[in-house]
RNA sequence: GGCGGGUUAGCUCAGUUGGUAGAGCAUCGGAAUCAUAAUCCGCAGGUCGGGGGAUCGUGACCCUCACCCGCCA
Repeated sequence: GGCGGGUUAGCUCAGUUGGUAGAGCAUCGGAAUCAUAAUCCGCAGGUCGGGGGAUCGUGACCCUCACCCGCCA
């Protein structure tokens, strides 16, 4: 330098038919217990890597930039 994959909650990841963003774990609150853990219930937490474009409408499509991983040279 070329090609491919990835970037979504604190962490691991879904969301692939474009229609107002989810799960598990963790944190926090509660129940239970003499108490703690395990267990059960509940809340909160996201400008979906940055910018631009197409669209009535995008996390998803197009362009560009940044970063991570792999392959080729």

A computed fold for a 73-nucleotide RNA from a Kiritimatiellota bacterium, annotated as transfer RNA. The coordinates come from a structure-prediction model, not an experiment, and the mean pLDDT is 84. NCBI's taxonomy places the organism under Bacteria, Pseudomonadati, Kiritimatiellota. Rfam family: tRNA. Rfam classes the family as a transfer RNA. Gene Ontology term of the family: triplet codon-amino acid adaptor activity. The sequence was found in a public genome assembly.